Predicted 3D model of a 72-nucleotide RNA (transfer RNA) from a Candidatus Levyibacteriota bacterium. Its mean pLDDT, the model's own confidence on a scale to 100, is 80. NCBI's taxonomy places the organism under Bacteria, Bacteria candidate phyla, Candidatus Levyibacteriota. Rfam family: tRNA. Gene Ontology term of the family: triplet codon-amino acid adaptor activity. It was read from a public genome assembly.
């Protein structure tokens, strides 16, 4: 230099047009003498940036960034 694949919540990750969820972790309560464990209830978030396309975009398209991976 080519190519693929990836980018959603504090961390792992679903969700693939119709206003974004689990797990876990985070706060408050309740149980205990108190601490974890259980159990309720609550808070996340410019879905990487930028332009298209569409009535409507995290999702489709292009074009950038940044991460891994292969080839040279």
């Nucleotide at each position: 230099g080519g190519g693929c694949a990836u980018g959603u919540a504090g961390c792992u990750c679903a969700g693939g047009g119709g206003u974004a969820g689990a797990g876990c972790g985070c706060u408050a309560c309740u149980c205990u003498u108190a601490u974890a464990a259980a159990g309720u209830a609550g808070a996340u978030g410019u879905c990487c940036u930028u332009g298209g396309u569409u009535c409507a975009a995290u999702u489709c398209c292009a074009a950038g960034c940044a991460u891994g991976c292969c080839c040279a």